[in-house]
This record gives sequence, structure tokens and C1' cells, in this order.
RNA sequence: CUUGGUCGCUAGGGGUGGCCCGCGUGCGGGCCUGAGAAAACACCCUCCGAACCUGAUCAGGAUAACUGCCUUGCGGCGAAAUCGGCCGCACCGGGCAGGCAAGCCUGCGUAGGAAAGCGAUGACGACAGCAC
Repeated sequence: CUUGGUCGCUAGGGGUGGCCCGCGUGCGGGCCUGAGAAAACACCCUCCGAACCUGAUCAGGAUAACUGCCUUGCGGCGAAAUCGGCCGCACCGGGCAGGCAAGCCUGCGUAGGAAAGCGAUGACGACAGCAC
């Protein structure tokens, strides 16, 4: 500063993905975000409506697991003539690149659509949100 908060009942609306690994290809596991990642009588939202849908296989940006490559020191392995290979340890040793996506961030966006009534309490502002 604010059109507001909180609780309960009934009814309704809504989303459930992205990335990776393994194999027996449909399951299992890991990573990311979140209130929620498949199902629970959970979670969120119901017009004072950024719950959710559309635009959108949208635009810009960040990053995880993971993958590849390079590389330092120490130790080890095997082989035998290569100026190298492999393994372990070193705060995930150090570095670079990919991953790169997504209910992550910003925009789009005072855009379009989207599901409500009752009760209690507050209304002398507790509580909540936003700004400094």
C1' cells in the first nucleotide's frame, strides 16, 4: 500500500512432465522442478479466478544426473620395442565440450478461455500478499 485473510461444509474445475542409465522393450532405477510427476478418496484452484488450457513442436536465458575427450602426481598390471596401453587413488584429482530439457528464470501476459455457494471469524486490520 492492497479489491484481501483464516477455518469448515457441500459442489465443481485441473495437472501429473522433462532428461538420462540398465536390460528381458516394458518395466526398473537415477537426476531436475514443484503443492503435486499417476491415482490419492492426495495436491492445487473455483470469477477479487496466473489452478489449468490455448497461442506453443513459441522467443531469450540458466542448470542436474549422465556422456565423451584432454590432462597432473603417486602406485600397480601386462607386454616387449612400443616413445605408448589399461587400472586404482588423489576434496566427484584438474580442465573442456556435449547433455541444454522441463510445472526452472524472463517474456508472451492489463492476451483469449476457464470451475461457486453456504457458514464461522476478521473488517477499530489480527493474519496474508506486495513494495521500500
TPP riboswitch aptamer (THI element) from an uncultured Phycisphaerales bacterium, 132 nucleotides, folded computationally. The coordinates come from a structure-prediction model, not an experiment, and the mean pLDDT is 75. It matches the Rfam family "TPP riboswitch aptamer (THI element)". Its family is annotated with thiamine pyrophosphate binding in the Gene Ontology. Rfam's curators write: Vitamin B(1) in its active form thiamin pyrophosphate (TPP) is an essential coenzyme that is synthesised by coupling of pyrimidine and thiazole moieties in bacteria.